[in-house]
Context: one part of a larger RNA
Parts: sequence; structure tokens; C1' cells
RNA sequence: UGACGGGGACCCGCACAAGCAGCGGAGCAUGUGGUUUAAUUCGAAGCAACGCGAAGAACCUUACCAGGACUUGACAUCCUCUUGACAGAUCCUUAAUCGGAUCCUUCUUCGGACAAGAGAGACAGGUGGUGCAUGGUUGUCGCCAGCUCGUGUCGUGAGAUGUUGGGUUAAGUCCCGCAACGAGCGCAACCCUUGCCAUUAGUUGCCAUCAUUUAGUUGGGCACUCUAGUGGGACUGCCGGGGAAAACUCGGAGGAAGGUGGGGAUGACGUCAAAUCAUCAUGCCCCUUAUGUUCUGGGCUACACACGUGCUACAAUGGCCGGUACAACAGGCAGCGAACCCGUGAGGGGGAGCGAAUCCCAAAAGCCGGUCCCAGUUCGGACUGUAGGCUGCAACUCGCCUACACGAAGUUGGAGUUGCUAGUAAUCGCGGAUCAGAAUGCCGCGGUGAAUGCGUUCCCGGGUCU
Repeated sequence: UGACGGGGACCCGCACAAGCAGCGGAGCAUGUGGUUUAAUUCGAAGCAACGCGAAGAACCUUACCAGGACUUGACAUCCUCUUGACAGAUCCUUAAUCGGAUCCUUCUUCGGACAAGAGAGACAGGUGGUGCAUGGUUGUCGCCAGCUCGUGUCGUGAGAUGUUGGGUUAAGUCCCGCAACGAGCGCAACCCUUGCCAUUAGUUGCCAUCAUUUAGUUGGGCACUCUAGUGGGACUGCCGGGGAAAACUCGGAGGAAGGUGGGGAUGACGUCAAAUCAUCAUGCCCCUUAUGUUCUGGGCUACACACGUGCUACAAUGGCCGGUACAACAGGCAGCGAACCCGUGAGGGGGAGCGAAUCCCAAAAGCCGGUCCCAGUUCGGACUGUAGGCUGCAACUCGCCUACACGAAGUUGGAGUUGCUAGUAAUCGCGGAUCAGAAUGCCGCGGUGAAUGCGUUCCCGGGUCU
């Protein structure tokens, strides 16, 4: 000077408390450990690994295993020789790649260009090792309020001061004081979005008035909604109380909004030899007829078990049946795909319209009526059988969906533990990325919409002084 203390003082945070919904019990999904395996590729490891890298493993991916092949190589640059193509189509062979045969087959300013084959080596190649050699990127403390510097002063010096103190704030925020005076990185503001108003512009959007129609359909209009540009608006500005004529705080008015209005982006000096050599780049080491390349098949999907994260339930605030209403964000041409027809259904046929404020994908909980009558049930849907559908060269290992049958565990979950303070939790559906197909995951969107907060003694984490 720091760090630490079951030392002290002060303060903060869904940290506790007060509440609501969960997890821990069941079934399944998914990740991990372990075990198994020819292989079950690799990484991630308390918080900060474990629905994580992976925004999507049937082949491919793929890095792993078995077997078959290649050796200047799948890819790059250079040299010599030969050919005029290469590619493509058909056939033979093979498990497949490889290989073989036939057909077809360049440009030119005649220097060559380009491509293929053969050859020699320089070299290529490596998801091989080291994240404890590194760059870059990221997590975390941290929704924290700190971390420093110049000059001066003090101290032999390490250092101190400033940055401490009295108040105050979300804040080293601001005020006052002070051997300090200033400054920088952080805080805040500037940025995006949402909430109010005005204005500009009315098509594909909208419809109050006038006609018209099955229908904003058409004429008409741009008021309103909306869209998307530009402005305004909130600043403790005003009033009152408190306070130190301060900063600030409490209450009030006006206002769509009030004291940072809500949300986001934004992450200081640094910490953890934190993570990543498998995004990429890269030093060194290692392999070079193999640790490189390629093909077929398998594996990453195994299963006595253990853990994490989720989904579905255990029902009546419910299940089932019929009727009926209302979104937003997005996406769409190798695409979204309407009406109509067929099918119990998944789906099929069909192909209008739409490169989209025009067309399409396209709501559920809700509301109305009926039924069930507390039962392992008309709850629950695992598992299994059969028959089908879709994608795709191909669903056996190993996809998704549908129908019929089957109808397991489960009656609210021990110790313990998680999230959340408002349009939040809970609940309901919808969209998107990835993607041929394959979400209960992820990222978004709207609908319905609570309870509680006395307080800071205690648990956890953090800040300041001592």
C1' cells in the first nucleotide's frame, strides 16, 4: 500500500423478508458424468461447464471407427514434354470412389491464352500438440462506482494528499468545507425504441359525410386510424414545507408523460496464467505412400446408473363436443401458396394471386350452449401393434406427421433450491433464423393479466471510511 476478519460504522442489490409461480417426486425431451464400444470425434468444469460451441449428426456435415483406394496429391505457385480440349451424355466394371469404351468437343492478332494428361522436385496438406509461447474474440466481478494523472505540498523512504470530512444522489451525482489546484478514463448526456401532440405526404392504407356494393367493392374524400419523415414536449421549469440564502428532498398544480418516464445499445483501470491453437490468424514442436486425400458402411442416436435444463401432467378456475370474436413482430420466387375438389386425417389434386402496407402463410386462451360428476376417471398421455402420409438417391441402424387400437407412471412431490416488484410474474397462442426433412431448444411478437413489499436483525454479493 493492499487483501482478509464468525472487528466496528454507514449504504446498496429480488440479498433476505412479504407474496406468486416453480424445480427437487412421475413420464418424456435434451445436455453432461459414468459405463460400454471397433468407434461411441473434440472442446466447455463452482458461481461464470452441463437445451453450452451445435442458428438444427439418416448420406453429406464428420473431425471418430472398420474396410477399399490415391501419393506433387482434394487445394495454391513455378518448370519440362505431349495433346486439343475440359466438361457433359450412354454403356461396362465396382459395395462405392477409382478404372475402361463410345459419342460430342476450344479461342487466336499465330506470339500465345486456356484446359487436360505424363514427369521431376521445390512444395502442398494436417479439426495433429502446446490457450502455461501468442494475436483477435469472449465470459466474469459489474444493472458495480470506481481507477488514475500533471503540478504543488507533506514524508529519509515505500508513499500520502487530491479521492478524506459534513450533507446529498442511481452515481467520485452535486453542494459546502479543506494544502491542495486542475485534468483524464468511467457516471450522466449525446444514439435507437416506446408513450403525447403538431406538421408534411395519402398508395397498396383508412372511411366521418354523399352515392353505390355480397364485400371500402366502386365513385369520391385524406377528416379519423395507420404508415414514415420533420419538429415540439419534461427542465425540479412553477407553488408550498424542510434544509446551511446550498446541493437536494417531501407534498401539490398543470400535463399524454414528473423528478433517470419505460426498454435497449453502451461494460473504466483491472481480476481469474478464466475460455477458445476446432471460427480465423500465428511462433515452436510433430506427421509426410501418412497424423494428408478419397469412397462405402458404421458411429457421434449405445444404457445398470447419477446430475443439470426443459416439456407434459396429476384435473372441474378442468376435459371433450358444437357455434362464434379479436393481434403483433416477421417471412415468401429452386418461394409463400388462396378458392374449389378428394381423403376420418396427415395429406393429395388444383393452380388464382403475390418479388408483396395490394396476394399468401394465419391465432389461441376468450365468449355462448351442451356434456362429464370427483373416479386413476370422458384426467393423463408414455409405451406398443397395425395401416397410412411427407421430405429425400436412401428413413433398418436413426426422421417428422396422421388414423385406429393399446392406455403405463402420475392424486401436487423429502432435505433443499430457483425466478419475478407491473403491463412484471403467471398463462395463451403466433412468427423467424438454421433448414430438403427433422424443436419441448434459441431469438422475437402480441392476447389475457395478478399478489406482495412492515422493514434491513439475519443469509449471499458489492461499495465507502476505520
The part of an RNA shown here (small-subunit ribosomal RNA, 3' major domain) has 466 nucleotides and comes from an uncultured bacterium. Rfam family: Bacterial small subunit ribosomal RNA.